[in-house]
Record summary:
The RNA shown here (transfer RNA) has 75 nucleotides and comes from a Candidatus Omnitrophota bacterium. It matches the Rfam family "tRNA". It is annotated as a transfer RNA. Rfam's curators write: Transfer RNA (tRNA) molecules are approximately 80 nucleotides in length. Its family is annotated with triplet codon-amino acid adaptor activity in the Gene Ontology. Its mean pLDDT, the model's own confidence on a scale to 100, is 81. The source organism's lineage runs through Bacteria, Pseudomonadati and Candidatus Omnitrophota. The sequence was found in a public genome assembly.

RNA sequence: GGCCCCAUCGUCUAGCCUGGUCCAGGACGUAUGGUUCUCAGCCAUAAAACACGGGUUCAAAUCCCGUUGGGGCUA
Numbered sequence: 001g002g003c004c005c006c007a008u009c010g011u012c013u014a015g016c017c018u019g020g021u022c023c024a025g026g027a028c029g030u031a032u033g034g035u036u037c038u039c040a041g042c043c044a045u046a047a048a049a050c051a052c053g054g055g056u057u058c059a060a061a062u063c064c065c066g067u068u069g070g071g072g073c074u075a
Stems, first nucleotide, its partner, number of pairs: 001074007010028004020058001030046006051067005
């Protein structure tokens, strides 16, 4: 240099191939409340994410192009 894969809450991960409702779901963690003499555990509630830019479309986390970062194969 060429080709391929990946990027989503604090962490891990589903959804993407096959675009669609409403608040993007789950586990752990965190916060608050309840239970308890206290803690732990358990229960309830809440906050929290689509790497960035552009395009297509009535509608994009999802499709297309580019950029950035990470990884792999190859000369």